This is a predicted structure of an 88-nucleotide RNA (c-di-GMP-I riboswitch aptamer) from a Syntrophomonadaceae bacterium. The prediction has a mean pLDDT of 90. The source organism's lineage runs through Bacteria, Bacillati, Bacillota, Eubacteriales and Syntrophomonadaceae.
RNA sequence: GGCCGACAAAGGCAAACCUGCUGAAAAGCUGGGACGCAAAGCCACCGGUCUAAGGCCCUCAACGGGGCUAUGACAGCGGGCUGCCGAA
Numbered sequence: 001g002g003c004c005g006a007c008a009a010a011g012g013c014a015a016a017c018c019u020g021c022u023g024a025a026a027a028g029c030u031g032g033g034a035c036g037c038a039a040a041g042c043c044a045c046c047g048g049u050c051u052a053a054g055g056c057c058c059u060c061a062a063c064g065g066g067g068c069u070a071u072g073a074c075a076g077c078g079g080g081c082u083g084c085c086g087a088a
Base pairs, nucleotide, nucleotide: 004086005085012037013036017032018031020029021028022027035076041081042080043079046078047077048074049073050072054069055068056067057066058065059064
């Protein structure tokens, strides 16, 4: 240094849920809160997942209903990049 990941050390992050805010929604931000995480650090280019405002199509006398679709979202689903420590 690489691989690897300990009843090691120093620490870090923060699920669900709740408060307030944004959004059509998915979801995000904020404060609380800890399920957990050796990358639960960063990246939406690749795969995957979620939503469907708008658009298109079908249906209905109409109201409405249904389907498809990301330009929207998810990094705590893979993946890519980088990193603390140093036992076996």